Two RNAs folded together computationally: RNase P RNA and transfer RNA, 432 nucleotides in total.
Rfam match: Bacterial RNase P class A. The family's RNA type in Rfam is ribozyme.
The coordinates come from a structure-prediction model, not an experiment, and the mean pLDDT is 76.
[in-house]
RNA sequence: AAAGCAGCACUUCCAGUCGCUGAUCUUAUGAUCGGAGGAAAGUCCGGACUCUACAGGGCAGAAGGCUGGCUAACAGCCAGGAGCAGUGAUGCUACGGAAAGUGCAACAGAAAAUAAACUACCUGACUCGAUCAGGGAAAGGUGAAACGGCGGGGUAAGGGCCCACCGGGAUAGUGGCGACAUUGUCCGCAUGGCAAACCCCCUUCAGAGCAAGGUCUAAUAGAGAUGCGAUUCUGCUGCGGCAGAUAAGGGCUGCCCGUCCGAAUGCAUCCGGGUUGACCGCAUGAGGUUGCAGGCAACUGUAAUCCCAGAUGAAUGACUGGAUUAAACAGAAUCCGGCUUAUGUGCUGCUUUUUCU
RNA sequence: GUCCUUGUAGUUCAACGGAUAGAACUGCCCCGUCCUAAGGGGUCAAUGCUGGUUCAAUUCCGGCCAAGGACACCA
Numbered sequence: 001a002a003a004g005c006a007g008c009a010c011u012u013c014c015a016g017u018c019g020c021u022g023a024u025c026u027u028a029u030g031a032u033c034g035g036a037g038g039a040a041a042g043u044c045c046g047g048a049c050u051c052u053a054c055a056g057g058g059c060a061g062a063a064g065g066c067u068g069g070c071u072a073a074c075a076g077c078c079a080g081g082a083g084c085a086g087u088g089a090u091g092c093u094a095c096g097g098a099a100a101g102u103g104c105a106a107c108a109g110a111a112a113a114u115a116a117a118c119u120a121c122c123u124g125a126c127u128c129g130a131u132c133a134g135g136g137a138a139a140g141g142u143g144a145a146a147c148g149g150c151g152g153g154g155u156a157a158g159g160g161c162c163c164a165c166c167g168g169g170a171u172a173g174u175g176g177c178g179a180c181a182u183u184g185u186c187c188g189c190a191u192g193g194c195a196a197a198c199c200c201c202c203u204u205c206a207g208a209g210c211a212a213g214g215u216c217u218a219a220u221a222g223a224g225a226u227g228c229g230a231u232u233c234u235g236c237u238g239c240g241g242c243a244g245a246u247a248a249g250g251g252c253u254g255c256c257c258g259u260c261c262g263a264a265u266g267c268a269u270c271c272g273g274g275u276u277g278a279c280c281g282c283a284u285g286a287g288g289u290u291g292c293a294g295g296c297a298a299c300u301g302u303a304a305u306c307c308c309a310g311a312u313g314a315a316u317g318a319c320u321g322g323a324u325u326a327a328a329c330a331g332a333a334u335c336c337g338g339c340u341u342a343u344g345u346g347c348u349g350c351u352u353u354u355u356c357u
Numbered sequence: 358g359u360c361c362u363u364g365u366a367g368u369u370c371a372a373c374g375g376a377u378a379g380a381a382c383u384g385c386c387c388c389g390u391c392c393u394a395a396g397g398g399g400u401c402a403a404u405g406c407u408g409g410u411u412c413a414a415u416u417c418c419g420g421c422c423a424a425g426g427a428c429a430c431c432a
Stems, first nucleotide, its partner, number of pairs: 001353010012323007020035006037329001041340002044338005049209004056257004061205005066080005081095001082093004096200002101198002103194002118140002121135005126129001148166002151163003167189001168187008213280004222271001224270005232245005250260003273431003287306008358428007367382004375412001384400005405421005
């Protein structure tokens, strides 16, 4: 210098003029203070909060799946293990089980998971051949994948038949909280792939969502249609009723058990009608900043300090001057923690290659 | 704002993980006719985009993009 890898920071500032919006003060005019993001986005995960009577059990369903930790929680984050990719910095992984069972593997190929033999090899037989019988599964060929690999010995030819190395399995020790690593001994090898195919094992999960929900107010037309249900039994009675029991319907937002509410002024669905209001929820929070302490880190504890948008047709803009220049993606709507996607500028560390000293 | 659903020729629909992605209508060409039409033959044309799992993906699983739908309160 080029090409890359990882991480971090910021997202304009100052002055003037004119506006928008929230709060406070002010009789009023107006004054003072605050006023979008790192993603406010996608709505993909996880919570807070609220309602459904979430009691509980089973089935179904959904999600997760190496280890340890962090956290309110998570599919997130941190630190590791193993595997894969890269010369490397480094990155990626839906990384339990294929020996519980079922299933799938087109075409090609002899054979696709349990055995089989097309060419070739070896032995024997005769009718001497494109023959028959047998051997074994090494060579060729097919395929994404061919029943441990490679070399040597042995053999009629061959074969873990035997041996060394590698791979695999079992077992014991050592190190580590653990995933796992490593060493010794034994086994000639004992059953490949797909579970983002069904499935099995382990763990977790009630549903809906601020248009949740609450308070007040306004207006209107419901004996509208359909379906369902009990106008049941017993006791007392002053005959008006009262008490108890039974449990159809309905709810418990998939089903069952179970349980709860429970009366003709009822429940469910449909149709029709009215309103387009106000306030709360609603911003003091798993908050921010700085210091100290613990921890490799994620994160936690503690002290001080700060208050930092809150609309409901919905605010944050325009112009001028200056800072060398102001650009990208993009605009809060109940609130938080993540992930993913879009995107500008700057900085730091590291790697590889080349050149120069 | 919240919650769902769906993306395959120009249109409407098909398609066990193994295809040359199929059918109808449409378009184009030819035959047919004096010219059209009907009819017959042929032909063009697609898996929204991008990653992953798998030997193999329209199909299974992520992430984006696009389109469509539902949801106010009161009696």